[in-house]
């Protein structure tokens, strides 16, 4: 340093509820706590979802990072 994930110190925050934004998916704040060793960040590839158009087909915009892959960064240091 890398794999790995015991311990310790912490961290994040699902569903749901309230308030606000948005046509919507969804997002922000408060509560809440399912879970997470990257559940930190990135929409690059795939995927799912929303809106609009079309109706042989082609074609537009958006969302999800806690769907998978990938990229960058990061706390701790037991056994191996």
């Nucleotide at each position: 340093u890398u794999c790995c994930g015991a311990a310790a110190a912490g961290g994040u925050a699902a569903a749901c509820c309230c308030u606000g934004g948005g046509u919507a998916a969804c997002c922000a704040g408060g509560g809440g706590g399912c879970a997470c060793a990257a559940a930190g960040c990135c929409a690059c590839g795939g995927g799912u979802c929303c809106c609009a158009a079309a109706g042989c087909a082609u074609c537009g915009g958006g969302a999800c990072a806690g769907c998978c892959g990938g990229g960058c960064u990061g706390c701790c240091g037991a056994a191996g």
Predicted 3D model of an 80-nucleotide RNA (c-di-GMP-I-GGC riboswitch aptamer) from a Nitrospirota bacterium. The source organism's lineage runs through Bacteria, Pseudomonadati and Nitrospirota. The prediction has a mean pLDDT of 86.